Predicted 3D model of a 326-nucleotide part of an RNA (large-subunit ribosomal RNA, domain IV) from a Saprospiraceae bacterium. It was read from a public genome assembly. Its mean pLDDT, the model's own confidence on a scale to 100, is 88.

Context: one part of a larger RNA
């Protein structure tokens, strides 16, 4: 010189960067002191603040002394606050690039199943369910907790009806061919019972289907167009078409907003991000669950203290490795 690893750096402290990534700070007992909010538990070591060695007296509380730059003297040992998304939490996962808003989960709900249960494995036998028995077992959705959960049953799905229609294989009234004892005719041939046989085929005939009803914490869906108020604007009001219904409450440029860096209004000397708001919701929205929510998270954004060689901008040490040189 170059890289690693580690130390130390004047003055500035995030100007570094997709982003304080990496690094610095903190970091032990005591003792005082702690906020919003809260399920009253907790937030909580919140924050912040001081003491901390050794030597005499004293039971003790306490006094009174000494040394150092330093007294948890070295090492070990939380960085912290403010807001906001998600998901309640503990937990689990992509063995080897994802730990996470995913999964699970406590709860809630629909639905099966009356027991030789349903449900699953198996050709059966037989096993599991389960030496269980509806407060129990399986599916299937949601995901503590609070406050709720609105309309639609036309369609698709499942439950339930059974009166019609529509049907299979079985069954089979009747008909038709072929076949021939017998019959007719000189003959060719013609007629033909019974029975065999091949083929028609009225009628019968089950569940499903069609059909009639329920069902939406089943799958799913949940509207257009015009005109109207004494500025304007806007429309609580009208009128019209179409639907099974036409989106209620609550949210709402949002993990969903294209236009869009919407507009205002906070934070900045400036803010596509981020908070509070407005609603024009391209294309939120009620258990594929709506909207809040304390705790708690190696979570995801945003702001702040501290603190730093992340930077301005780089030096220097010290150890390893390379290259050179030998």
């Nucleotide at each position: 010189u170059u890289c690693g690893u580690g130390g130390c750096u004047a003055a500035g402290g995030a100007a570094c960067u997709a982003g304080g990534c990496a690094a610095a700070a903190u970091g032990g007992u005591c003792u005082c002191g702690u906020a919003a909010c809260u399920u009253c538990g907790g937030g909580a070591g919140a924050a912040g603040a001081g003491a901390c060695g050794c030597c005499c007296c004293g039971c003790g509380a306490g006094g009174g002394g000494c040394c150092g730059c330093a007294g948890u003297g070295a090492a070990g040992a939380g960085g912290c606050c403010c807001a906001g998304g998600c998901g309640a939490c503990u937990g689990u996962u992509u063995a080897u690039c994802a730990a996470a808003a995913a999964c699970a989960c406590a709860u809630g709900g629909c639905u099966a199943u009356g027991c030789g249960a349903a449900a699953u494995c198996g050709g059966a036998a037989g096993a599991u369910g389960a030496u269980g028995u509806a407060u129990a077992u399986g599916g299937c959705c949601u995901g503590a907790c609070a406050c709720c959960u609105g309309c639609c049953c036309g369609g698709u799905g499942c439950c339930g009806g059974a009166a019609g229609g529509u049907u299979a294989a079985g069954g089979g009234a009747g008909g038709g061919g072929c076949u021939u004892a017998g019959g007719g005719g000189c003959a060719a041939c013609c007629c033909g019972a019974a029975g065999g046989u091949c083929u028609u085929g009225a009628c019968u005939g089950a569940a499903g289907c069609c059909c009639c009803g329920g069902u939406a914490a089943a799958c799913g869906g949940c509207g257009g167009c015009c005109g109207u108020a004494a500025c304007u604007a806007u429309a609580a009001c009208g009128g019209u078409c179409c639907u099974a219904a036409g989106g209620u409450a609550g949210c709402g440029a949002a993990a969903u907003u294209c236009c869009u860096u919407g507009u205002c209004g906070g934070g900045u000397a400036a803010g596509u991000u981020c908070c509070g708001a407005c609603c024009u919701g391209c294309a939120c929205g009620a258990a594929u669950g709506g909207u809040g929510u304390a705790a708690c998270g190696a979570u995801c954004u945003g702001g702040g203290c501290a603190c730093u060689g992340u930077c301005u901008c780089a030096g220097c040490c010290a150890c390893g490795a390379g290259c050179u040189c030998g």